[in-house]
RNA sequence: GCCGAUGUAGCUCAGUUGGCAGAGCGACGCAUUCGUAACGCGUAGGUCCGCGGUUCGAUCCCGCGCAUCGGCU
Numbered sequence: 001g002c003c004g005a006u007g008u009a010g011c012u013c014a015g016u017u018g019g020c021a022g023a024g025c026g027a028c029g030c031a032u033u034c035g036u037a038a039c040g041c042g043u044a045g046g047u048c049c050g051c052g053g054u055u056c057g058a059u060c061c062c063g064c065g066c067a068u069c070g071g072c073u
Base pairs, nucleotide, nucleotide: 001072002071003070004069005068006067007066010025011024012023013022019056027043028042029041030040049065050064051063052062053061
C1' cells in the first nucleotide's frame, strides 16, 4: 500500500428483511436468613465509533473517515 471483519450499557454480546434499543454478568435497593453466600423481586445505567447521504423515518442501507483485529504484498 491492497483486501476483509468488527465497533450497541461498566464487561461479554444479541438485535430489528428500516418504525419504542435488549439479555447475561456486574453495580445499587428490597425481601429471605441468627448472619453471609446463593435464590427471588425491583432500580439505575446508552450520542448504538464520527461526519455526510438516501428515506416520512437510520443502530440497521450507501459514501468518506477513525479505532481494533486478521490476511496479502
Molecule: transfer RNA
Organism: Candidatus Moraniibacteriota bacterium